[in-house]
Predicted 3D model of a 72-nucleotide RNA (transfer RNA) from a Candidatus Pacearchaeota archaeon.
Rfam family: tRNA. From the family's description: Transfer RNA (tRNA) molecules are approximately 80 nucleotides in length.
The sequence was found in a public genome assembly.
The prediction has a mean pLDDT of 80.
RNA sequence: GCCUGUAAAGCAUAGAUAGAGAUGUACCUGAUUUGUAAUCAGGAGAUUUGGGUGCAAGUCCCAAUACAGGCU
Numbered sequence: 001g002c003c004u005g006u007a008a009a010g011c012a013u014a015g016a017u018a019g020a021g022a023u024g025u026a027c028c029u030g031a032u033u034u035g036u037a038a039u040c041a042g043g044a045g046a047u048u049u050g051g052g053u054g055c056a057a058g059u060c061c062c063a064a065u066a067c068a069g070g071c072u
Base pairs, nucleotide, nucleotide: 001071002070003069004068005067006066007065010025011024012023013022019055027043028042029041030040031039048064049063050062051061052060
C1' cells in the first nucleotide's frame, strides 16, 4: 500500500425478510436480615462518526475512524 471482517447500556452479548431496542452481570432505590451477603420487587443507562436511499435504517449503500486477520 491492497483485501476481508467487527464496531450496540460500565463489561459480555441477542437483535430473521427495515416497522416493539432485549438478556446476563454490574449500578441505584425499596423489601427481607441484629447487620452484611444472598434472595425478591422496581428503576436508570446504549446502536463508532458523517452522509445517501427510502414513508420508515441497529439492519441496505458510500466514506471516515478504531480494532482484528490476510497478501505484497